RNAcentral holds the sequence, with entries from MGnify. THF (Tetrahydrofolate) riboswitch aptamer from uncultured Eisenbergiella sp., 122 nucleotides, folded computationally. The organism belongs to Eisenbergiella, within Bacteria.

[in-house]
RNA sequence: GCAGAGUAGGUUUAUAUGCGUUAAGUGCCCACCGGACAGAGAGUUGCCGGCGGGACGAAAAGCGCCGGCUGCCGCACAGGCGGGAGCCGGAUGCUUGCGGUAUAUAGGCCGCAUCUCGCUGC
Numbered sequence: 001g002c003a004g005a006g007u008a009g010g011u012u013u014a015u016a017u018g019c020g021u022u023a024a025g026u027g028c029c030c031a032c033c034g035g036a037c038a039g040a041g042a043g044u045u046g047c048c049g050g051c052g053g054g055a056c057g058a059a060a061a062g063c064g065c066c067g068g069c070u071g072c073c074g075c076a077c078a079g080g081c082g083g084g085a086g087c088c089g090g091a092u093g094c095u096u097g098c099g100g101u102a103u104a105u106a107g108g109c110c111g112c113a114u115c116u117c118g119c120u121g122c
Stems, first nucleotide, its partner, number of pairs: 001122004009110010019099003028054003032050004039117004060096004065090006072083004
């Protein structure tokens, strides 16, 4: 001198477990505070997080359970018992979806803004 490795983190896929579907979360904008950024030092107008505010905004369906009402069927014949259907309401569970959803694990991809030094090979 040339080439290369490696961080935090980001993204994506799969799996698992949750959350929401009564709209939180995600994404966007603003303010404040904080943190991290290869082995070492420095470090941004870049990255991440916390908190507050603002704008925008959504996909549910099926089955089961309980109650009420109205027909039907069977048994009984005094007004009852049983079965099943439809409609309405309620609480809630399960399943399948949905959400730029959360976390964990595994794989793939990207990856020090930048500066100095270091490491490996030539």